[in-house]
Predicted 3D model of a 688-nucleotide part of an RNA (large-subunit ribosomal RNA, domain II) from a Lentisphaerota bacterium. The RNAcentral record of the full RNA draws on ENA. Taxonomically the source falls in Lentisphaerota (Bacteria, Pseudomonadati). It matches the Rfam family "Bacterial large subunit ribosomal RNA".
Context: one part of a larger RNA
RNA sequence: GUCCGCGAGUCACCGCGCACGGCGAGGCUAACCGAAAGGGGAGCCGAAGCGAAAGCGAGCGCGAACAGCGCGACAUUGAGUCGCGCGCGGUGGACCCGAAGCCCGUGCGAGCUAUCCUUGGUCCGGGUGAAGCCCCCGUAACAGGGGGUGGAGGCCCUAACGAGUCACCGUUGAAAAGGUGUUCGGUGAACUGAGGAUAGGAGCGAAAGACUUAUCAAGCCGGGUGAUAGCUGGUUCUCUCCGAAAUGCCUUUAGGGGCAGCGUCGGGCAAUACUUCAGUUGGGUGUAGAGCACUGAUCGAUCUAGGGUCCCCACCGGGAUGCCGAAGUCCGUCAAACUCCGAAGACCAACUCGAUUGCAUACCCGGCAGUGAGACAGUGGGGGCUAAGCUUCAUUGUCGAAAGGGAAACAGCCCAGGACCGCCGAAUAAGGUCCCAAACUUGCGUUAAGUCACUAAGGCAGUGAAGUCUCUUGGACAGGUAGGAUGUUGGCUUAGAGGCAGCCAUCAUUUAAACAGUGCGUAACAGCUGACUACUCGAGAGACUCCGCGCCGAAAAUGAUCGGGAGUAAACGCAAGACCGAAUUCGCGGGCCGUUCCUCUUAGGAACGACGGUAGGAGAGCGUAGUAGUGCGGAUCGAAGCGGUGCGCGGAAGCGGCCGUGGACUCACUACUAGCGAUUAUGCGGAC
Repeated sequence: GUCCGCGAGUCACCGCGCACGGCGAGGCUAACCGAAAGGGGAGCCGAAGCGAAAGCGAGCGCGAACAGCGCGACAUUGAGUCGCGCGCGGUGGACCCGAAGCCCGUGCGAGCUAUCCUUGGUCCGGGUGAAGCCCCCGUAACAGGGGGUGGAGGCCCUAACGAGUCACCGUUGAAAAGGUGUUCGGUGAACUGAGGAUAGGAGCGAAAGACUUAUCAAGCCGGGUGAUAGCUGGUUCUCUCCGAAAUGCCUUUAGGGGCAGCGUCGGGCAAUACUUCAGUUGGGUGUAGAGCACUGAUCGAUCUAGGGUCCCCACCGGGAUGCCGAAGUCCGUCAAACUCCGAAGACCAACUCGAUUGCAUACCCGGCAGUGAGACAGUGGGGGCUAAGCUUCAUUGUCGAAAGGGAAACAGCCCAGGACCGCCGAAUAAGGUCCCAAACUUGCGUUAAGUCACUAAGGCAGUGAAGUCUCUUGGACAGGUAGGAUGUUGGCUUAGAGGCAGCCAUCAUUUAAACAGUGCGUAACAGCUGACUACUCGAGAGACUCCGCGCCGAAAAUGAUCGGGAGUAAACGCAAGACCGAAUUCGCGGGCCGUUCCUCUUAGGAACGACGGUAGGAGAGCGUAGUAGUGCGGAUCGAAGCGGUGCGCGGAAGCGGCCGUGGACUCACUACUAGCGAUUAUGCGGAC
């Protein structure tokens, strides 16, 4: 892992509610007695309330009150109580499994390890050479020096022994701590054998919260114990009807709760009533926009208090100012927390022999919930970077809990406004109609980029369309031919400055025209060219604006931004007709539920409508084990169980038939009882 078996809302008491039943202003007994029938009324609930209470009582409390007010009674509707079943709550382990832990014990542990006590054991070999002593020298004597002897030391090197530094290996290991090499201690606070001592809030600790039997910030075992777990996981047959929430307030609250909201079921109450839409009428509003009248902000100008700086001055006072500048004025602006203004809408109410829709809906009372992590998209805002599949509100939709068609694939987008079941019928939606792949043609344009089929600022004499202006047979634009001169090398500057480094001026002449010069060039000249003019040519030319489609901008790591093939229409725009296309709609047949109606009201029929569904509410059933009753049930002419089956029935759970196996019990119905249903709990046991 697979298979088989086991495996989770139970029981007791109390309470609330619903269904059914008994009796009813009453209802019921409990223990106990009795074979039973029955006895037993002790007691409980109800028929009376009010008050904190004493207490009073159809009243009572507050009060001085025969005011008032509160809660009651009366008047018409006045009902309880006991049993049984079900739903839910409370107290209990309370649906099941799961902690880390907390506490208790005169329980078990020092064969590991820590420290200590007693008694033993062990340390090859080599090196160094303290004190002391001896001799010599030396001293007044000491001191001191030299040589020898001597053999000290938590001394040195290195075996045994002990340790465990670094590296590699090992990492389901050979080993739940090792192996190989290397390294440290190695006469000492050394290592080690045996016997003994100390332990659980205790021991022991050269101290690391270390160690106390592979366990230690409080051992192990047993007990309290089914600790607690607002947490995670799991929670077992079927069908029918309805069907949420992820919000608000509060919370030592934020992944949990309480109340409300939203679901469901029962009861009550009403309607020419209600829902939704449209229209009309009437309301309040301060958003969008706009505005500057308030509050503030703000560009420039003007004007002028005040100030700065400079000047005259003994003081008083005065002057100047290309400086700053309040308030005011003029022009131009801005605002969520500004408003002299102010929509569309939204909201509230009423109305309409309005539309629409269904027998639903609102409201009230009660039983039972779940939800209180939401997600994305459009729109209006805040936060952020007018970032985020970001975050936080509002509003609508979808998903959540929704399948089907489209978007290649794709919860949240588009269609469907939504799948009760069946049909080899029809019409459509979004989206499509060359092939994959169901369905296409026509007309007029555009694009040449494979644009279509990812993107920006910015750029493009790409191309189509619209427009404005200028020039043009008095000859334009482009091209060609020729001219493009003189004073003069203008003046200044400068080494030079001759149209062309720079500064100033930019005149005049001859002309058809020609600049005191547009660019290149020279050291400066020279040279080339342009403006400008004539001729040649002979019909359009140039500039700008705007719209459509296109082009560049366009670089990333394995091969890809039409889904692919392919396409010049099978791309894009406009127009027309047709077709395909869904679980939509329609048609036919069937089921089930609801409402209304009908009947020969056991029951059946007709019409209309509903029938996606998570959490969840409500209802109806199937099956398992057992008990009682019923069936003159079944069974060796073969029970149960097990294996099979082109079989039958049912809406499903399921129930049968038949075949085989098996070899002795077993089934249905009616009622009752429950250890009653398993692919999931890293479930438990077994087998493989």